[in-house]
Molecule: c-di-GMP-I riboswitch aptamer
Organism: Solirubrobacterales bacterium
RNA sequence: ACUGAAAAACGGCAAACUCGUCGCGAGGCGAGGGCGCAAAGUCAGGGAUCUCCAUGAGAUAGCUCGGCCGCCAGU
Numbered sequence: 001a002c003u004g005a006a007a008a009a010c011g012g013c014a015a016a017c018u019c020g021u022c023g024c025g026a027g028g029c030g031a032g033g034g035c036g037c038a039a040a041g042u043c044a045g046g047g048a049u050c051u052c053c054a055u056g057a058g059a060u061a062g063c064u065c066g067g068c069c070g071c072c073a074g075u
C1' cells in the first nucleotide's frame, strides 16, 4: 500500500433495566448492568425514524448510505 469470505481478541465498546442528573420532549451525561458489537470509533453530509414551545429547531452514529481515522488477519 492492497484485500478481507471464514476465523480470532491481550485489550476495547456497551442494549434492556435500575439509580442520579440535565432537557418541554425525542433523548444526553455519570454510576451499576451486559443484550449484543470487528468499527457498536468518529462526523448529522444524503435517506429513514422520532420529538417539540412547530414550517423551524432538535434527537438517533446500536437504522442505512457516505466521509475521515483505527484494530486484527492475509498478501
Base pairs, nucleotide, nucleotide: 001075002074003073004072012037013036017032018031019030020029021028022027035062041068042067043066045065046064047063048060049059050058051057052056